[in-house]
Context: one part of a larger RNA
RNA sequence: GACGAACGCUGGCGGCGUGCUUAACACAUGCAAGUCGAACGGUAAGGCCCUUUCGGGGGUACACGAGUGGCGAACGGGUGAGUAACACGUGGGUGACCUGCCCCCUACUCUGGGAUAAGCCUGGGAAACUGGGUCUAAUACCGGAUAUGACCUUGCGCUGCAUGGCGUUGGGUGGAAAGUUUUUCGGUGGGGGAUGGGCCCGCGGCCUAUCAGCUUGUUGGUGGGGUGAUGGCCUACCAAGGCUUCGACGGGUAGCCGGCCUGAGAGGGCGUCCGGCCACACUGGGACUGAGACACGGCCCAGACUCCUACGGGAGGCAGCAGUGGGGAAUAUUGCGCAAUGGGCGGAAGCCUGACGCAGCGACGCCGCGUGGGGGAUGACGGCCUUCGGGUUGUAAACCUCUUUCGACCUCGACGAAGAGUGAUUGACGGUAGGGGUGGAAGAAGCACCGGCCAACUACGUGCCAGCAGCCGCGGUAAUACGUAGGGUGCGAGCGUUGUCC
Numbered sequence: 001g002a003c004g005a006a007c008g009c010u011g012g013c014g015g016c017g018u019g020c021u022u023a024a025c026a027c028a029u030g031c032a033a034g035u036c037g038a039a040c041g042g043u044a045a046g047g048c049c050c051u052u053u054c055g056g057g058g059g060u061a062c063a064c065g066a067g068u069g070g071c072g073a074a075c076g077g078g079u080g081a082g083u084a085a086c087a088c089g090u091g092g093g094u095g096a097c098c099u100g101c102c103c104c105c106u107a108c109u110c111u112g113g114g115a116u117a118a119g120c121c122u123g124g125g126a127a128a129c130u131g132g133g134u135c136u137a138a139u140a141c142c143g144g145a146u147a148u149g150a151c152c153u154u155g156c157g158c159u160g161c162a163u164g165g166c167g168u169u170g171g172g173u174g175g176a177a178a179g180u181u182u183u184u185c186g187g188u189g190g191g192g193g194a195u196g197g198g199c200c201c202g203c204g205g206c207c208u209a210u211c212a213g214c215u216u217g218u219u220g221g222u223g224g225g226g227u228g229a230u231g232g233c234c235u236a237c238c239a240a241g242g243c244u245u246c247g248a249c250g251g252g253u254a255g256c257c258g259g260c261c262u263g264a265g266a267g268g269g270c271g272u273c274c275g276g277c278c279a280c281a282c283u284g285g286g287a288c289u290g291a292g293a294c295a296c297g298g299c300c301c302a303g304a305c306u307c308c309u310a311c312g313g314g315a316g317g318c319a320g321c322a323g324u325g326g327g328g329a330a331u332a333u334u335g336c337g338c339a340a341u342g343g344g345c346g347g348a349a350g351c352c353u354g355a356c357g358c359a360g361c362g363a364c365g366c367c368g369c370g371u372g373g374g375g376g377a378u379g380a381c382g383g384c385c386u387u388c389g390g391g392u393u394g395u396a397a398a399c400c401u402c403u404u405u406c407g408a409c410c411u412c413g414a415c416g417a418a419g420a421g422u423g424a425u426u427g428a429c430g431g432u433a434g435g436g437g438u439g440g441a442a443g444a445a446g447c448a449c450c451g452g453c454c455a456a457c458u459a460c461g462u463g464c465c466a467g468c469a470g471c472c473g474c475g476g477u478a479a480u481a482c483g484u485a486g487g488g489u490g491c492g493a494g495c496g497u498u499g500u501c502c
Stems, first nucleotide, its partner, number of pairs: 001501003005498005012369006018362002020327001025325003029322003034071003039068002042064002046062001047060005078280003088204007097197002102193008110144004119134006150173004155168005179185001206252003213243003218240008255277004259270004282303005305316004333359001335358003341355001342353004372402004382393004406443001408438005416429001419426002446491005451472003457486005467474002
């Protein structure tokens, strides 16, 4: 000098930041991912219309619960357990690859079929849930036709940096589509782009030799499998290799970086907030769906734990936002709003959004402001000291005069919305910031230190006691070093102490 700090004493206001460093301990409760009726059959509820025996019935589709279907749910948000590794950083490669939505170009969108959920009927179960029968729709599912292209294969030409790329020719294989319509919005094949990713490589960044040898899918090859793709990634066979004192293997520790702190720099330390990447989601394992996951608020299995149960069987996963218990020196509200920014769905209106925007709490940090300004000597009273003369507190107070920041009260009152919506209208923050006004010095100062280092000294008490202390050291009867007081010094809404780093 610095801090995600804590502790002690003290504490007026504001702005901007920041706040479980410990138990990746366990979690009550609420919320955190939905949306689309312009895909579909429909109509539980509401609205509207008709009717009614006032129980109800019918219609409409304004609208819409549940269901089928589509897109999203792989983003956003959290945490740092694991990981010493191509995890990260940086520079490359991919002639070994993928990429939903979006953009551009091109060609199409023909013709059929069978189901099923919801519904209705009927069972089982305490529940979670589940069985059977029967009916029905689609942008759900399955055939057929057509097709550039795709894949396999025969030639030819051009070209490149290697295994490749492009064009062309013949044969073979298997392969598309979805509607709704007034526009519009869609669907399918092919090519390109953009974006996002996968894989591979060079180099770089911890400690330990009281770890010296390690390795059998191990190292390489061939055939095969698998993948979007290379590869011992997997498998069969063959060979006997591969790594290592330039530290292999083992052990310990640790997410990495942009950066942050310190320092003249070189360097050292750190990786909290913000941004990028990675890993994880009760513990371990696994796949499914999908453009994308081996998937925090999906599924299956096993385990530990908690809960419900009619004892047969079930349910759950806050390292999302709040909040609770526990641990701890220690770390916040079960707040408001989708107004803005951004995201998902939708043609749109809109719906959802604990992302986000705000507010609340904490002097936790940084910065700013205030606690008054001027005058005022009989240098008042009181306190303290005293050589008893006086000195000092001290222009300090009183007193006179002035001002009113901030706070209080009254009143006006935003920008953020040049957005959104046909329009009416639409701001959580917020009656906030800010403006004007009222009154009165009024509501606002402490903390540490004063032996030397180190700025600031006396008195009393105590008597190696009580105590102080960072080091040197003080205290045993005159202690500037302990305690108190007066005075002083330093900083100031803070000041000290402790811890850690330079």